[in-house]
Context: one part of a larger RNA
RNA sequence: GGACGAACGCUGGCGGCACGCUUAACACAUGCAAGUCGAACGGAGAUCAUUUGGAGCUUGCUUUGAAUGAUCUUAGUGGCGGACGGGUGAGUAACACGUGAGCAACCUACCUUUGAGAUUGGGAUAGCUUCUGGAAACGGAUGGUAAUACCGCAUAACGUUAUGGGACCGCAUGAUCUUAUAACCAAAGAUUUAUCGCUCAAAGAUGGGCUCGCGUCUGAUUAGGCAGUUGGCGGGGUAACGGCCCACCAAACCGACGAUCAGUAGCCGGACUGAGAGGUUGAACGGCCACAUUGGGACUGAGACACGGCCCAGACUCCUACGGGAGGCAGCAGUGGGGAAUAUUGCACAAUGGGCGGAAGCCUGAUGCAGCGAUGCCGCGUGGAGGAAGAAGGUUUUCGGAUUGUAAACUCCUGAUCUGAGGGACGAUAGUGACGGUACCUCAGGAGAAAGCUCCGGCUAACUACGUGCCAGCAGCCGCGGUAAUACGUAGGGAGCGAGCGUUGUCC
Numbered sequence: 001g002g003a004c005g006a007a008c009g010c011u012g013g014c015g016g017c018a019c020g021c022u023u024a025a026c027a028c029a030u031g032c033a034a035g036u037c038g039a040a041c042g043g044a045g046a047u048c049a050u051u052u053g054g055a056g057c058u059u060g061c062u063u064u065g066a067a068u069g070a071u072c073u074u075a076g077u078g079g080c081g082g083a084c085g086g087g088u089g090a091g092u093a094a095c096a097c098g099u100g101a102g103c104a105a106c107c108u109a110c111c112u113u114u115g116a117g118a119u120u121g122g123g124a125u126a127g128c129u130u131c132u133g134g135a136a137a138c139g140g141a142u143g144g145u146a147a148u149a150c151c152g153c154a155u156a157a158c159g160u161u162a163u164g165g166g167a168c169c170g171c172a173u174g175a176u177c178u179u180a181u182a183a184c185c186a187a188a189g190a191u192u193u194a195u196c197g198c199u200c201a202a203a204g205a206u207g208g209g210c211u212c213g214c215g216u217c218u219g220a221u222u223a224g225g226c227a228g229u230u231g232g233c234g235g236g237g238u239a240a241c242g243g244c245c246c247a248c249c250a251a252a253c254c255g256a257c258g259a260u261c262a263g264u265a266g267c268c269g270g271a272c273u274g275a276g277a278g279g280u281u282g283a284a285c286g287g288c289c290a291c292a293u294u295g296g297g298a299c300u301g302a303g304a305c306a307c308g309g310c311c312c313a314g315a316c317u318c319c320u321a322c323g324g325g326a327g328g329c330a331g332c333a334g335u336g337g338g339g340a341a342u343a344u345u346g347c348a349c350a351a352u353g354g355g356c357g358g359a360a361g362c363c364u365g366a367u368g369c370a371g372c373g374a375u376g377c378c379g380c381g382u383g384g385a386g387g388a389a390g391a392a393g394g395u396u397u398u399c400g401g402a403u404u405g406u407a408a409a410c411u412c413c414u415g416a417u418c419u420g421a422g423g424g425a426c427g428a429u430a431g432u433g434a435c436g437g438u439a440c441c442u443c444a445g446g447a448g449a450a451a452g453c454u455c456c457g458g459c460u461a462a463c464u465a466c467g468u469g470c471c472a473g474c475a476g477c478c479g480c481g482g483u484a485a486u487a488c489g490u491a492g493g494g495a496g497c498g499a500g501c502g503u504u505g506u507c508c
Base pairs, nucleotide, nucleotide: 001508002507003506004505006504007503008502009501010500013380014379015378016377017376018375019373020372021338026336027335028334030333031332032331035080036079037078040077041076043074044073045072046071047070048069049068050067051066052065053064054063055062056061057060087291088290089289097215098214099213100212101211102210103209106208107207111204112203113202114201115200116199117198120152121151122150128143130141131140132139133138159184160183161182162181163180164179165178166177167176169174189196190195217263218262219261224254225253229251230250231249232248234246235245236244266288267287268286269285270281271280272279273278293314294313295312296311297310316327317326318325319324344370346369347368348367352366353364354363355362356361383413384412385411386410393404394403395402396401418445419444420443421442422441423440427435452497453496454495455494456493457478458477459476463492464491465490466489467488473480474479
């Protein structure tokens, strides 16, 4: 000198764009953050219409019951989504990450393409009814019911498995193609008749899983470490390879090219700095990983060992009729606490994107916006031109003057910002705008409301007076102050930067 997610002191006009718990992965009141589909299903409720039975009478009205139909709502069964999006960096020195390869050892819902198909039956169960336990959370029993829920049967290949034959390729285990035989495996309907779905197979796309080469902090005042440890054979398990797991067999394997242990740490694209080499760093934005009160476990599912799912244990908080229950903000706001320190319990789904749905649409604290903060960067302003009686006042003085100083006053202008009025967007392609009557434009008013901070001994741009008297104090280094202090304090003047200026901290 540069930089900062900064803080502190003094000061503070406007706008744009960014950024805003670095500390306690501390504890959390309250609200919201993941639903959706009635075009899968049977009900229930409401409204209306038609038909029909009864009752009342004012004889064409009211009321009540049943059936049918339509519309709307929806607790439950069922489907898809809650594995994305959002948060945090505790753990992790590791195939976690980066980069480059490999899988002849793998999976992939929704989507796209292609080829086939969807036969025929069955038994349940929730909701509901009735009874009943419990303070509650939540149950238990009876009866009966539906489905795109569940289970059989048929059909069956370019599918799977087994046993053979042939061709061809590969570094190898082996792969690919073809052929023969046998066995096995599927389906679901809905509708407004336009469509949307269902099953099997092949391929693609997308997303993942696994393996390997290389790279990735400090300590030897950590030198030996390891027992499923290292390898084999056989099995189990997995989508898949593998001590991943198990039985048996062998005794291996790693290590001064630093094993093991200990400490520290999420990694990267990048960012800061530097002429570069390098050093430091990993906030925001993007990619990957890990975690979700602590520890463990599986279930469901294409996908989780699952932040707003389940079970168990621990700690903590809450309710309780003491028998038993409920909870998890490292989602968005917000509260307490910690701290030098970090924001609103805001608006909207209008846009972009996501989930569901045929659609209308619903949901979306993702997101878009607004609010707060000079936290940073950038832009603009606080007036412009003229104006010497060089006014008054201040400071100083050798008392002549000098300086403040064209500075002010005064004159003439201007209108960015401000105030008022009017118009008024882009973002939306027919409709739909939270932002927002915002940005912007026009007119009018009006110099009116808008400058500070640090420094002035040398380094280092900028000097005098008074006060103080090794005191009070200053200080980054050298150092200043003990009676003429350009170094302390105040004033005048000056220098620098400017809505900021200084100080502190950290990095280069």
Notes
Predicted 3D model of a 508-nucleotide part of an RNA (small-subunit ribosomal RNA, 5' domain) from an Oscillospiraceae bacterium. It was read from a public genome assembly. Its mean pLDDT, the model's own confidence on a scale to 100, is 82. Its Rfam family is "Bacterial small subunit ribosomal RNA". Gene Ontology terms of the family: ribosome and structural constituent of ribosome.